Context: one part of a larger RNA
RNA sequence: UGACGGGGACCCGCACAAGCGGUGGAUUAUGUGGAUUAAUUCGAUGCAACGCGAAAAACCUUACCUACCCUUGACAUGUCCGAGAGCCUGCUGAAAGGCGGGUGUGCCCGAAAGGGAAUCGGAACACAGGUGCUGCAUGGCUGUCGUCAGCUCGUGUCGUGAGAUGUUGGGUUAAGUCCCGCAACGAGCGCAACCCUUGUCAUUAGUUGCUACAUUCGGUUGGGCACUCUAAUGAGACUGCCGGUGACAAACCGGAGGAAGGUGGGGAUGACGUCAAGUCCUCAUGGCCCUUAUGGGUAGGGCUUCACACGUAAUACAAUGCCCGGUACAAAGGGAAGCAAGACUGUAAAGUGGCGCAAAUCUCUAAAAACCGGGCCCAGUUCAGAUUGUCGGCUGCAACUCGCCGACAUGAAGAUGGAAUCGCUAGUAAUGGCGCAUCAGCUACGGCGCCGGAAUACGUUCCCAGGCCU
Numbered sequence: 001u002g003a004c005g006g007g008g009a010c011c012c013g014c015a016c017a018a019g020c021g022g023u024g025g026a027u028u029a030u031g032u033g034g035a036u037u038a039a040u041u042c043g044a045u046g047c048a049a050c051g052c053g054a055a056a057a058a059c060c061u062u063a064c065c066u067a068c069c070c071u072u073g074a075c076a077u078g079u080c081c082g083a084g085a086g087c088c089u090g091c092u093g094a095a096a097g098g099c100g101g102g103u104g105u106g107c108c109c110g111a112a113a114g115g116g117a118a119u120c121g122g123a124a125c126a127c128a129g130g131u132g133c134u135g136c137a138u139g140g141c142u143g144u145c146g147u148c149a150g151c152u153c154g155u156g157u158c159g160u161g162a163g164a165u166g167u168u169g170g171g172u173u174a175a176g177u178c179c180c181g182c183a184a185c186g187a188g189c190g191c192a193a194c195c196c197u198u199g200u201c202a203u204u205a206g207u208u209g210c211u212a213c214a215u216u217c218g219g220u221u222g223g224g225c226a227c228u229c230u231a232a233u234g235a236g237a238c239u240g241c242c243g244g245u246g247a248c249a250a251a252c253c254g255g256a257g258g259a260a261g262g263u264g265g266g267g268a269u270g271a272c273g274u275c276a277a278g279u280c281c282u283c284a285u286g287g288c289c290c291u292u293a294u295g296g297g298u299a300g301g302g303c304u305u306c307a308c309a310c311g312u313a314a315u316a317c318a319a320u321g322c323c324c325g326g327u328a329c330a331a332a333g334g335g336a337a338g339c340a341a342g343a344c345u346g347u348a349a350a351g352u353g354g355c356g357c358a359a360a361u362c363u364c365u366a367a368a369a370a371c372c373g374g375g376c377c378c379a380g381u382u383c384a385g386a387u388u389g390u391c392g393g394c395u396g397c398a399a400c401u402c403g404c405c406g407a408c409a410u411g412a413a414g415a416u417g418g419a420a421u422c423g424c425u426a427g428u429a430a431u432g433g434c435g436c437a438u439c440a441g442c443u444a445c446g447g448c449g450c451c452g453g454a455a456u457a458c459g460u461u462c463c464c465a466g467g468c469c470u
Base pairs, nucleotide, nucleotide: 007470008469010467011466013464015460016459019424020423021422022421023420026315027314028313029312030311031310032309033308034306035305042053043052064301065300066299067298068297069296070295073127077126078125079123080122081121082120083119086103087102088101089100090099091098092097107116108115109114129290130289132288133287134286138284139283140279141278142277143275145273150189151188152187153186154185155184156165157164158163169180170179171178195267196266197265198264200235201234202233203232204231205230206229209225210224211223213222214221238261241255242254243253244252245251317417321376322375323374324373325372326371333364334363335362338357339356343352344351383414388409389408390407391406392405393404394403432450436446
């Protein structure tokens, strides 16, 4: 000077408390450990690994295993020789590959001979190649403390010096935010603001959007751009005004006006540093290692195993419910190797077909819970849906290992869950549905918007994390 203390003072945070809903019990999904295996590729491991890298493992991916093959190589540059490149096709083989057959004479320079470019084959060597090792040799990127309020510098002053001061103190703030004081005076990185979005209004603009007027009642058509909306430019909020408190300060409390009030809500934004944190398997890269193999190609298998353990989710255990019928209301996105309407067929999933649309026009698109009517009457049930059987459908060379969906049948556990533990303070929690990326096909995670929509916070004694002083 720091760090630490079951030392002290002050302060803060869904940290506790007050509440709401979960996890831990059941079944399934998924990830991990362990076990197994020829292989179950590798990485991630307290918080900060475990629906994580993976925004999609049937083949491919794929890095793993087995078998069969190649050795200047699948890929790059250089030398020499030869050949148009290419296209069609036979035999063998699981394919890679191996052995052939046919066709074909292109482009540029040049009168021609010839030369050149690209491509293919062959030879020899320099080399290629490595998802091999080291994240404790590294760059870059990332997590975390933490969106916590801190971390420093110049000059000056003090101290023999390490260092101190400033940055401490009195108030105040979300904030080292601001004010006052002070051997300090200033400054930088952070805070805040500038950025995006949302909430109000105005102006401009009016099609594919909208509809006060008319209408055949269909925004159809005419008319219109008022309104909604769209999207560009502005306005608006600044403790600006009033009262009180306060040190006459900073500020705090209350009020007015206002769509909005004291950072309006949300997002992006992450200081100096910490953890030799993570990543050599995104990429880049030092060193080491392999070089007829630790490189390359193909087929099949594996990553999907399963006495078990853990994490994260989904679905339930029912009446605030389940089933049947009717009926209403979104937003944000996607669409050409695409989204696909009406119509027809079928019990249904689906199929046939292809109007329209490169989309404010067409389409995915049905929003669901809600509401109305009826049934069930507290049961392992008209709850719950695992598992299993049969028959079908879709994608795709291919669905056995190992996909998704439908119909019929089957109808398991499960009676609200021990110790313990998690999230959340308002358009939030809880709850209901929808889209996108990845993608031939297929769940989920993540992110985004929409419908309806609570309870509680006395407070800071205690638990945990953090800040300042001592």

This is a predicted structure of a 470-nucleotide part of an RNA (small-subunit ribosomal RNA, 3' major domain) from an uncultured bacterium.
The RNAcentral record of the full RNA draws on Greengenes.
The coordinates come from a structure-prediction model, not an experiment, and the mean pLDDT is 80.